FMN riboswitch aptamer (RFN element) from Sphaerisporangium corydalis, 131 nucleotides, folded computationally. The source organism's lineage runs through Bacteria, Bacillati, Actinomycetes, Streptosporangiaceae and Sphaerisporangium. The coordinates come from a structure-prediction model, not an experiment, and the mean pLDDT is 79.
RNA sequence: CAGCGUGCUCCGGGGUCGGUGAAAUUCCGAACCGGCGGUGACAGUCCGCGACCCGGCCGAGUCCAUCGGCCGGUUGACCCGGUGGGAUUCCGGGACCGACGGUGAGAGUCCGGAUGGGAGGAAGCGCGCAU
Numbered sequence: 001c002a003g004c005g006u007g008c009u010c011c012g013g014g015g016u017c018g019g020u021g022a023a024a025u026u027c028c029g030a031a032c033c034g035g036c037g038g039u040g041a042c043a044g045u046c047c048g049c050g051a052c053c054c055g056g057c058c059g060a061g062u063c064c065a066u067c068g069g070c071c072g073g074u075u076g077a078c079c080c081g082g083u084g085g086g087a088u089u090c091c092g093g094g095a096c097c098g099a100c101g102g103u104g105a106g107a108g109u110c111c112g113g114a115u116g117g118g119a120g121g122a123a124g125c126g127c128g129c130a131u
Base pairs, nucleotide, nucleotide: 003129004128005127006126007125008124009123010121011120016030017029018028019027031109032108033098034097035049036048037047038046044096045095053073054072055071056070057069058068059067060066078094079093080092081091082090100112101111102110
């Protein structure tokens, strides 16, 4: 200097104005946001992963509620034109999508589970191994 393994830590954005109304950041008009890996070239819409939700098994709980681990399932949305060797990724234009519970009225943006979980990381610190 670079590699492999491992522990801890870290890492998600967005509701403002107007309208209606008894009541809406939930409806209507406009506004705003986009986790991680991959890819012939930069992706919310391609291919996958994670989160949410559902189920099974095992464990804790004497039992129930509940919690944890493992395995499985489910899971949204894009076209046209241009450039190019190559782009549903760039440029131009027009679209579209967004778990569950709550709520004085229906939520991607408010509140809650969540000071949680988690993919992944050439992010930080440490330990071990090996060259």